[in-house]
Context: one part of a larger RNA
């Protein structure tokens, strides 16, 4: 010097990203208990006081029981004793107020991440009439599961308790439905062409022309389904949800006008916010002092309503902020105790 403890004058978070560590806090009786709320809760809220023995007394009282039997449980007041201290050891909540997130018991990166992820109960939309749909499996199989189940069933999406709500837009993509026309494959169909040569013809002759049937190739019209286009619907279906000008009798500002554009121009509601760039926006609070926090405005670089919105009781090893208690965390260290290093064997 470490490392595990003990104990500290005065201050008591000045310490630190952060009260991390640690101190306080605790049992069990009695009194007391706010705001909120979904009426359950909150609550052990907070905040007080008392605790030991002896007697009162195994009594009063209560239960059980037919029973004033038995037996279980089991105080007080009052009197009295001892210590510095009665939950005398160990072991046993720290408590408030305000935000943000998820509703909630629960699940999870075995071995750096427990969450605000995952689930969820509940909402919705879709498939799927049963040899379901949809999955295991193979090679496109037999089998199997769903299921010994049958739309109040069972698969898949998405949201994610309750509460108050979920708005405009079907141009695009998708999904459905719809058939009239366009466009379309194999095939059908076989006009028409091409080769070949039996005949005919011309040559002295090699061979040349012309060429039927046959067989081969090839092959226009024409007839061929779905699909695509095309028509419609359909957002808790992938998605989307403006712009410039001007304008009220101080000024500002625009209820109002115009103009271009577009499938349609973001409602309700929240908003500098787990989202605000500028930005330590403006104001208010709380501090002596506040880039965090809390209320508020709205100029939303780039919020917004089942990738849901917004508000919430209880829940929470989640996360900001503030305070009361306590504290060696610090001002600032200090001294013990126990194990190491260090030196000798």
């Nucleotide at each position: 010097c470490c490392c595990u403890c003990g104990u500290u004058a005065a201050g008591g978070a000045a310490c630190u990203c952060g009260g991390c560590a640690a101190a306080a806090u605790a049992g069990c009786c009695c009194c007391g208990u706010a705001c909120g709320u979904u009426u359950g809760c909150a609550a052990g809220a907070a905040g007080g006081g008392g605790u030991g023995c002896c007697u009162g007394a195994g009594u009063a009282a209560g239960g059980u029981g037919a029973a004033a039997a038995g037996c279980c449980u089991g105080a007080a007041a009052g009197g009295g004793c001892c210590g510095c201290a009665g939950a005398g050891a160990a072991g046993u909540g720290g408590c408030u107020c305000u935000g943000g997130g998820g509703a909630c018991u629960g699940u999870u990166u075995a071995c750096c991440a427990a969450a605000a992820a995952c689930a969820c109960a509940g909402g919705u939309u879709u498939c799927u009439g049963c040899u379901a749909a949809g999955g295991c499996g193979u090679a496109g199989a037999a089998g199997c599961c769903g299921a010994a189940g049958u739309a109040u069933a069972g698969g898949a999406g998405c949201u994610g308790a309750g509460g108050c709500c979920u708005g405009c837009c079907c141009g695009g993509u998708g999904c459905u439905g719809g058939a009239a026309g366009g466009u379309u494959a194999a095939g059908g169909g076989g006009a028409g062409g091409a080769g070949u040569u039996a005949a005919g013809g011309a040559g002295a002759g090699a061979u040349c022309c012309u060429g039927a049937a046959g067989c081969u190739c090839u092959g226009a019209a024409c007839c061929g389904a779905a699909g695509c286009c095309c028509c419609a619907g359909u957002g808790a279906a992938c998605g989307g949800c403006g712009g410039c000008c001007g304008u009220a009798a101080c000024u500002a500002u625009a209820a109002c006008g115009g103009u271009c554009c577009u499938a349609a121009g973001g409602u309700a509601g929240c908003g500098a916010a787990a989202u605000u760039c500028c930005u330590u926006g403006u104001c208010g609070g709380g501090u002596a002092a506040g880039u965090u926090c809390c209320g508020a405005c709205c100029c939303g670089c780039a919020u917004g309503a089942a990738a849901g919105g917004c508000a919430u009781a209880a829940c929470c090893a989640c996360u900001g902020g503030a305070g009361c208690g306590c504290u060696g965390u610090c001002u600032c260290a200090a001294c013990g105790a126990g194990g190491g290093g260090c030196c000798c064997g």
Large-subunit ribosomal RNA, domain IV from a soil metagenome, 345 nucleotides, folded computationally. Its mean pLDDT, the model's own confidence on a scale to 100, is 88. RNAcentral holds the full RNA, with entries from SILVA.